[in-house]
Molecule: Bacterial large signal recognition particle RNA
Organism: Candidatus Limnocylindrales bacterium
RNA sequence: CCGUGCUAGGCGGGGAACUAGCGGUGCCCUGUACCUGCAAUCCGCUCCAGCAGGGCUGAACUCCCUCUCAAGGUCUCCGCUCUCGAACGCUGCCGCCAUGCGCGACGUUGAGGGCCGGGUCCCGCGCAGCGGCGAACCGCGAACCGUGUCAGGUCCGGAAGGAAGCAGCACUAAGCGACUCUCGCCGGGUGCCGCGGAACGGCCUGGCCCGAGCCGUGCACGGGGGUGGGCACGGGGGCGCGCAGGUCGACGGAGGGUGCACGG
Numbered sequence: 001c002c003g004u005g006c007u008a009g010g011c012g013g014g015g016a017a018c019u020a021g022c023g024g025u026g027c028c029c030u031g032u033a034c035c036u037g038c039a040a041u042c043c044g045c046u047c048c049a050g051c052a053g054g055g056c057u058g059a060a061c062u063c064c065c066u067c068u069c070a071a072g073g074u075c076u077c078c079g080c081u082c083u084c085g086a087a088c089g090c091u092g093c094c095g096c097c098a099u100g101c102g103c104g105a106c107g108u109u110g111a112g113g114g115c116c117g118g119g120u121c122c123c124g125c126g127c128a129g130c131g132g133c134g135a136a137c138c139g140c141g142a143a144c145c146g147u148g149u150c151a152g153g154u155c156c157g158g159a160a161g162g163a164a165g166c167a168g169c170a171c172u173a174a175g176c177g178a179c180u181c182u183c184g185c186c187g188g189g190u191g192c193c194g195c196g197g198a199a200c201g202g203c204c205u206g207g208c209c210c211g212a213g214c215c216g217u218g219c220a221c222g223g224g225g226g227u228g229g230g231c232a233c234g235g236g237g238g239c240g241c242g243c244a245g246g247u248c249g250a251c252g253g254a255g256g257g258u259g260c261a262c263g264g
Base pairs, nucleotide, nucleotide: 001264002263003262004261005260006259009057010056011055012030013029014028015027020046021045022044023043024042034054035053036052037051038050063257064256065255066254067253068252072248073247074246075245076244077242078240079239080238081237082236083235084234085233089231090229091228092227093226094225096223097222099220100219101218102217103216104215106213112210113209114208115207116206117205118204119203120202122197123196124195125194126193127191128190130187131186132185133184134183135182138177139176140175146171147170148169149168154163155162156161
C1' cells in the first nucleotide's frame, strides 16, 4: 500500500421556551435526513445527560476537532406608532371667588347691616262656603183589590132597627214633583276667617339701632373648580435588514485528527 472481517462512531443540526441542568415531544430556522413505541395536568435522563426494541453504514464525501462564512432566533439600546396615567410642568374653553381701575343706576327724603315681630309655605282643629245624599216642610197622588163618611139602590127583620157597601166627597200609602228656608251625614287644587303647632332658610313687610355705601357692567391681575388638547415624563402593546451593541448559531467552505484482527 492492497484485500477480507470487525469495532468506536454515525444514520441530522441549531434558536427560543420549559428545566436545577441535559435531551426529546410541541413552536421557529436550516434543508432532505433509517423504522417502531412514549411524552405539556409533559416524557426520559444526570455532566460521555432522551429511553426501549429493530435495521443500515462504518475508519472516511460520511466519524471527531479547530477556523471561517452566515440564514435565523433572542436580549439591550434607538426610531416610529397605538394605548393608559395617580400626581406635576404648558395651553384652549366655561362657570365661581377675591382685589384694583373705569362707566352707569339707586342712595342722608337713608345704601348696607344688626336685633325684635308679622305674613307667605306646611300640619291639626273649629267656623264659613260649595257639592252630593238623606230627613223634614209644601203640592199632587187609589175604576176594584186603602181609610172615613157613605145619597140612591141591596140584604136581614112583623116593626124598632141593623149589616155590607157602589158613585160622590174628604184623607192618606207607595210613588211623583217642587223647594234649597231648616236639620243630619259625607267630601275638597274652597277661604284677604279664627285657634294651636311645626319651620326659623329664602322673599315681602312693621318697629328700633348703627350710618355710606350697594348693585350692574367692561378691563387687568390673582386664586380655585370642571372639561378638552398637546409636548415632556412614566407603564404596557405593535412595527423596523435601524449600515447600533451583546449572545447563540443551522447550511456551506478550509485545515487537521481517529482504530483492531488475519492474509498478500